The RNA shown here (transfer RNA) has 72 nucleotides and comes from a bacterium. The prediction has a mean pLDDT of 81. It matches the Rfam family "tRNA". The sequence was found in a public genome assembly.
RNA sequence: GCCCCCAUAACUCAACGGUAGAGUAGCUGCCUCUUAAGCAGUAAGUUCUAGGUUCGAAUCCUAGUGGGGGCA
Numbered sequence: 001g002c003c004c005c006c007a008u009a010a011c012u013c014a015a016c017g018g019u020a021g022a023g024u025a026g027c028u029g030c031c032u033c034u035u036a037a038g039c040a041g042u043a044a045g046u047u048c049u050a051g052g053u054u055c056g057a058a059u060c061c062u063a064g065u066g067g068g069g070g071c072a
Stems, first nucleotide, its partner, number of pairs: 001071007010024004018055001026042005048064005
């Protein structure tokens, strides 16, 4: 230098172009002598950035940024 993959909640990951979800962690309550475990509830998102397409974009297109891999 060229090519490919990834970027979504604190973490690990889902999500036909049509209300952004789960598990873990967090918080509150129940249970317990207490803690842990268990049970119930609950908060948390500029979907990496900037444009474009579209009635509508996490999703499609372009450029960039960061990470990983391959070739030279």